The prediction has a mean pLDDT of 76. Two RNAs folded together computationally: RNase P RNA and transfer RNA, 429 nucleotides in total.
RNA sequence: GGAGUCGGACGGGCCACCGCCGCGAAGCGAUUCGGGGAGGAAAGUCCGGGCUCCACAGGGCAGGACGCUGGGUAAUCCCCAGGAAGGGUGACCUUCGGACAGCGCCACAGAAAGCAAACCGCCCUCCCUUGCGGAGGGUAAGGGUGAAACGGUAGGGUAAGAGCCUACCAGAUGCCGCGGUGACGCGGCAUGCUCGGCAUACCCCGUCUGGAGCAAGACCAAAUAGGGAAGGAGGCCGGCCCGGCCAAUCCUUCCGGGUAGGUUGCUUGAGGGUGCGGGCAACCGCACUCCUAGAGGAAUGGUGGCCUCAUGCGACCACGCAUGACAGAACCCGGCUUACAGGCCGGCUCCCGUU
RNA sequence: GGAGCGGUAGUUAAGACGGUUAUAACGCCGGCCUGUCACGCCGGAGGCCGAGGGUUCGAGUCCCUUCCGCUCCG
Numbered sequence: 001g002g003a004g005u006c007g008g009a010c011g012g013g014c015c016a017c018c019g020c021c022g023c024g025a026a027g028c029g030a031u032u033c034g035g036g037g038a039g040g041a042a043a044g045u046c047c048g049g050g051c052u053c054c055a056c057a058g059g060g061c062a063g064g065a066c067g068c069u070g071g072g073u074a075a076u077c078c079c080c081a082g083g084a085a086g087g088g089u090g091a092c093c094u095u096c097g098g099a100c101a102g103c104g105c106c107a108c109a110g111a112a113a114g115c116a117a118a119c120c121g122c123c124c125u126c127c128c129u130u131g132c133g134g135a136g137g138g139u140a141a142g143g144g145u146g147a148a149a150c151g152g153u154a155g156g157g158u159a160a161g162a163g164c165c166u167a168c169c170a171g172a173u174g175c176c177g178c179g180g181u182g183a184c185g186c187g188g189c190a191u192g193c194u195c196g197g198c199a200u201a202c203c204c205c206g207u208c209u210g211g212a213g214c215a216a217g218a219c220c221a222a223a224u225a226g227g228g229a230a231g232g233a234g235g236c237c238g239g240c241c242c243g244g245c246c247a248a249u250c251c252u253u254c255c256g257g258g259u260a261g262g263u264u265g266c267u268u269g270a271g272g273g274u275g276c277g278g279g280c281a282a283c284c285g286c287a288c289u290c291c292u293a294g295a296g297g298a299a300u301g302g303u304g305g306c307c308u309c310a311u312g313c314g315a316c317c318a319c320g321c322a323u324g325a326c327a328g329a330a331c332c333c334g335g336c337u338u339a340c341a342g343g344c345c346g347g348c349u350c351c352c353g354u355u
Numbered sequence: 356g357g358a359g360c361g362g363u364a365g366u367u368a369a370g371a372c373g374g375u376u377a378u379a380a381c382g383c384c385g386g387c388c389u390g391u392c393a394c395g396c397c398g399g400a401g402g403c404c405g406a407g408g409g410u411u412c413g414a415g416u417c418c419c420u421u422c423c424g425c426u427c428c429g
Base pairs, nucleotide, nucleotide: 001351002350003349004348005347006346007345008344010342012307013306014305015304016303017302018301020037021036023034024033025032026031039326043337044336046335047334048333049332050331051213052212053211054210058242059241060240061239063209064208065207066206067205068082069081070080071079072078083096084095085094086093087092097204098203102202104198105197106196114150119143120142121139122138123137124136125135126134127133128131151169152168153167154166155165156164170194171193172191173190174189175188176187177186178185179184217264218263219262220261227255228254229253230252231251232250233249234246235245236244237243271290272289273288274287275286276285277284278283309324310323311322312321313320314319356428357427358426359425360424361423362422365381366380367379368378374412383399384398385397386396387395405421406420407419408418409417
C1' cells in the first nucleotide's frame, strides 16, 4: 500500500421567532411565567417476561415449542465460555439429541440401493462337437452405473477370488487408565467387527408449557321492553377427561330496540451514567449521581441566522448553489430479525514493497 | 391486539404426497384456408415458481428469514 474478517459507538450543532401536546406555579377569570417533548431500530410481531382478569389455575391426555456441554438471567428459540463436525491459506464463519424402538423413502441409471446382489469379465465342471457355442456352479479383485456399491495398501493364499490369513494404516464396538464439573479429549488392550444416507417427513427420548390480552382490568355516570324466533335441559373453568364451581326457570344462538360520556390503569423502571470490587466472559454486587413523551382521529412542526460534515455542479482554490439515509412512540421491559445516506474508532488475518 | 390464506408463462388456474425436460385454457408468433378479415386447421415460442438462505444426491413442494396482497375476529 492492497485485500479481508470481527466488534463498538454516532445518526449534524447552537440561537431566535411563530405554532402543537402534556406537566407545575400564580390568578376569580382572560391569561402569564417556568420546565419537558421519538428511535437505534419507535418497524416486523418472531421469542421471552412483568402487569391484569378468567375460580384459588389443580391432576392427566392430546397439542405445541425446544434439543452438544457448562454458566448468565425475571425469562427465552437470547447471551457468554467451551466441545465436536464441516468450510476458509488465515483472522474467522456455519451447524448441533436418537437411524442395531418402529414405520417408511432413496427417482433416473445400474446386475444389485440395504434381508444384499452375478450384466460384462475371471475360474472350474459337464455337454454338443469345435463356436466369438450351450448348461450348471464359484467369485465382489477388475470394468461399467450412480449422489451413494459394504474399508485402503502390500504380501501370503487360491482353480479363480475374497479379512480367507498376516503386517501397517483408517474407522467401529467393548473394557481399563489419565485429564476435565461436563460435552469430550489423550493413551492402552481386546474383537477381522468394517453393520450406508434421510428424523429441516412420521416417530422415539428428554425438558418446558392453563387461557386471554391495556379494546386486559377497575371506578363514576347514562340506557334498558326483559320484545320476537329457534334450540337445549343444564351452564362455566374457550381442545378432551378427571376433579371442581355456579344455578334451580335457567341457559345458548339469531333478529329487533336502547346506550356507547368521563376518570383510572399511564409511565420511576428487572431504568440510565460514572467509579470500585468479583468473574475468562455473559453478568452480578456496592457507592455516588440523573429524571428522560404520555396522546386518544392521536402533539413532537415551520421560518430565519451562524457554524459543521459528505457528495454533485459552476475548469481548480476561495466562494456560491443544490442535495442528505432508514424511518416515526401508544401498557411497559429484555432479546432476535429486518431496513439504513454518510463518516468515526478499535482488535486481528493474508498478500506485496521498503528498512 | 389476535388469527388465517395466497404469490407459478402476458392473463386465469392445476401441480403442494420431494424425483428425471413444471401442465392446461385464453392470449402471442409463424404457416395453411379466404378476394380480404374473422372462424377453423397445423406448428412454435414464452417460466428459474415473490426474494434470500438452509436440509437433501435432488426443493415449486420441507425448514428459517423477509417483501407484497387479501380475508376474518375483538

It holds a member of the Rfam family "Bacterial RNase P class A". Rfam links the family to the GO terms dimeric ribonuclease P complex, tRNA processing and ribonuclease P activity. By type it is a ribozyme.